[in-house]
């Protein structure tokens, strides 16, 4: 100087803080379906086929240097937590602020 993401500022460092996610957690609706366990954070969910292999295919999502919009191409499409437990949630409580990475055109606002 960008780009994926909350994942950035405050001259390094720690700690704070401001900021931008993330979970828990009333009434009220809402569901009543708990070993076929059920939950969370992400875009990464579901489905056939199978030669059972991070493989193919389809629908959905998800990213691509000014913003938004439409089209079309190009890839993604992982992965880890919580530990019998959690709907939505005001007060209130708590936790992160990593990791990687080098670039798509057209057309209209």
């Nucleotide at each position: 100087u960008g780009c994926u993401a909350a994942a950035g500022u405050u001259a390094a460092g720690g700690c704070a803080a401001c900021a931008c996610g993330g979970g828990g957690g009333a009434a009220c609706c809402a569901a009543u379906u708990u070993u076929c366990g059920g939950g969370g954070c992400g875009c990464a969910g579901c489905a056939u086929u199978u030669u059972u292999g991070u493989a193919a295919u389809g629908c959905a999502g998800a990213a691509c240097a000014u913003u938004c919009c439409a089209u079309u191409g190009u890839u993604c499409a992982a992965g880890c937590c919580c530990g019998a437990c959690a709907g939505c949630u005001a007060a209130c409580c708590u936790c992160g602020u990593a990791a990687g990475u080098g670039u798509a055109a057209u057309g209209g606002a």
Model confidence (mean pLDDT): 83 of 100. The RNA shown here (c-di-AMP riboswitch aptamer (ydaO/yuaA leader)) has 109 nucleotides and comes from a soil metagenome. The model forms 96% of the base pairs in the Rfam consensus. Its Rfam family is "c-di-AMP riboswitch aptamer (ydaO/yuaA leader)". The family has 106 seed sequences and 7,607 matches in Rfam 15.1. Gene Ontology terms of the family: cyclic-di-AMP binding and regulation of gene expression.